[in-house]
RNA sequence: GUGUCAGGUUCGGGAGAAUCCGGCUUGGGUGCAAUGCCCCCGCUGGUGCCGAAGGAGCAACCGCCCCGGUAAACUCUCAGGCAAAAGGACCGAUCUGGCCGA
Repeated sequence: GUGUCAGGUUCGGGAGAAUCCGGCUUGGGUGCAAUGCCCCCGCUGGUGCCGAAGGAGCAACCGCCCCGGUAAACUCUCAGGCAAAAGGACCGAUCUGGCCGA
C1' cells in the first nucleotide's frame, strides 16, 4: 500500500399474533339535567395469542472423554410484541472498516 472479513452508516424491502375484557383518569360529544351514554390520550389489572430485537437450550461432530466445547430461521417465551406509527431477524444497494494473517 492492497485485499478479505467482523463491526458500523445511509436507502429500500421485510412476517406473525385480541384496536380482547375490566378499573382509574385529562379532554371532548350527546342530553333540560344527572352519579346517564359514547369517544380519544395516559396509567393500571387479567386472560388469550405471536416470534424475526435481545436472551436461553439442545444434536451430529470434536476433545484433555467424571466432564467439557459447539448451530440455527429449530425449541423456550425471560424480555419484546398482538390497529396505525415505531421496532424488526434476514435480503439488496451504498459508504466505511479495527485486530490478526498473507

A computed fold for a 102-nucleotide RNA from a Paracoccaceae bacterium, annotated as Glycine riboswitch aptamer. Its Rfam family is "Glycine riboswitch aptamer". Its family is annotated with glycine biosynthetic process in the Gene Ontology. About the family: This family represents the bacterial glycine riboswitch. The coordinates come from a structure-prediction model, not an experiment, and the mean pLDDT is 78. The sequence was found by an Rfam model in a public genome assembly. The organism belongs to Paracoccaceae, within Bacteria.